[in-house]
Context: one part of a larger RNA
Formats: sequence, C1' cells, structure tokens
RNA sequence: CUCAGGUAAGGGAACUCGGCAAUUCAGUGGCGUAACUUAGGGAUAAGCCAUGCCUGCAAUUGUGGCGCAAGCUGCAUUCGCAGGUCGCAGUAACAAGGGGACGUCGACUGUAUAUCAAAAACACAGCUCCCUGCAAAGUCGAAAGGCUUAGUAUAGGGGGCGAUGCCUGCUCACUACUGGUACGUCAAACUCCGGUACAACGGAGCAAAGCGCCGGCAAAGAGCGGGGGUAACUCUGACCCUCUUAAGGUAGCGUAAUACCUCGCCGCUUAAUUGGUGGCUUGCAUGAAUGGCAUAACGAGCGUCCCGCUGUCCCUACCUGGGACCUG
Repeated sequence: CUCAGGUAAGGGAACUCGGCAAUUCAGUGGCGUAACUUAGGGAUAAGCCAUGCCUGCAAUUGUGGCGCAAGCUGCAUUCGCAGGUCGCAGUAACAAGGGGACGUCGACUGUAUAUCAAAAACACAGCUCCCUGCAAAGUCGAAAGGCUUAGUAUAGGGGGCGAUGCCUGCUCACUACUGGUACGUCAAACUCCGGUACAACGGAGCAAAGCGCCGGCAAAGAGCGGGGGUAACUCUGACCCUCUUAAGGUAGCGUAAUACCUCGCCGCUUAAUUGGUGGCUUGCAUGAAUGGCAUAACGAGCGUCCCGCUGUCCCUACCUGGGACCUG
C1' cells in the first nucleotide's frame, strides 16, 4: 500500500449524481395509533412505558477511618452463592423492522435477459373485436393421419386493451375487411358468322371470380384546419364573416416518462433550488381500449423532502487478521 473486520472526542450528510456504504431500529408484554379506503385494510402505522424487585452471605480490585499489629468498620467496583416475591410477560449472549410525508409508473401475488438489464418490460383476472354449426375455424404433414377434442358457441381459435371506478367524442375521403349489384368491364371453353378444299386465323354472342358501381364497418389500419372582425377604459372574445375538409380534437389531463422556446410564470419548500410539489397553461408535437382520467392496497421500481442515526464527510487516527514486501 491492499483486502477483510473493528473502535473513535466534537460536529452530524457539510460527502456524493444520489445517505452509495455503514450505523440507527429490533424480541416480548402493556397502552396507543392519522389521512385515506375497494371498509378487507392502512397497522408492528406513528408514539409512550416496562423488560425485574427485595434480603442475607462469601470473594476480587481500588480506596478511607480506627488500631503497634491481628483486625474492625465504611465507600466504589467486579464476580458468585442462598433465600424471598409476582405475573401472560423480567431478549444486555445469539437472534432481532429505522420511521414519516408528497409525487410518478405499473392495479395486485407472479414471470424474465442461466453468465453486465428484475424494470415503468412480460403475464395476469377483467373488457372488447374478429373467425368458427362440427367432415368447424385454426394448425402439423407429401400423404395416410394427427392436434384442437373423446370438446360442440356458457365451446374452440386469433387480435387488442389490461384490477376496480367514471368514461371511451367526431370522421368511411384513403387502405383493409364485409354485403349487394338492373348495368359496364372481363380469360379460356362453348355457340354462331366469315375464312380456309381441312385448318390456322378474324369477328360476334354467352360470361365466373375480380375490378368498376352502391352500401356497411374505426375496442379495423388510420385521421381529427386556416384567415379576418367584434362587448360602455384596456384586455379578452360568448357572437359574426370567410376559405376549406371525410371530419376539423369532445370529456379529461396538461411545461408532463410527452413542452422546442425552458431554469415558462406564480405559490410552497432552502440562507441560497436547472430539484420537488401545488396552481396557471396559447399543448414546438396531449387526448380517449397503440385507451383517457382517477384510484385504496402492493413494489429490492423512479423523483423529492423531514425526523432519527451515523467515520459518507470536516479529518483523520488507532487496533486485529490475510496479502504484497524483506530475509532464508
């Protein structure tokens, strides 16, 4: 120096991206326990108290008084023995939650990158759409034949969303799918006509699917405007005009895991805040099952703050052991 372990006066996060790490807390008994809530929870919430007491004797160490000494008598300390007493309960070993507040995401318990990722990712109950009437749809196989299924729509397969609560707006122009269709288009075959001593070939008729055409369908793929004017100061614009679209973004939420400008503006928090949180919100480029917004409980998730606590730090020191190192 390094690794592992340990102890530190005073301060107590000043360290640092960040309390990372390490402390603190801890068992048991009693009391007590908030917001919120899906009334189950939250909850070991938080917080407070107790965790032995009494008596006698012996001994250890230090020390005081008296005494020449033996010894006697005190105080403190440590360690035993014996007895008493009460209870549900008397953790100094071992063992053994730090706590609280706000927000974000995901409802939850689960699953996963064996060997750099455990998460907000996957799954999940639940919701919804599509296909499927059984020799089913779907799927494996060249086939035979399997699976689904010894099932039968309260079933099976596929897609999306993802507990629960309140909800899920407008648009079918485009694309996909689906239904229809008097009509148009439309291949071969077939029929007829022309042509050819036969043919080839040419033309017409008939005409399937498809396409055109007419509808439906967005919890299918998707999409959801611009300009100008206007109210008794000003500002704003319920209102009006105009261009334009298939329709012009509704409810919500909003500087956001989404906001460029941006460290937006205001409040709170700090001595000081590009942080956090509550509002506002003209949203560069939010928005409703690629779900929207809430949400108790839950989380080795993420962000912020407070209390406690500490060698994280001020600021280092020392101790124990291993290695390095020296000698052989």

The part of an RNA shown here (large-subunit ribosomal RNA, domain IV) has 328 nucleotides and comes from a Candidatus Micrarchaeota archaeon. It was read from a public genome assembly. It matches the Rfam family "Archaeal large subunit ribosomal RNA".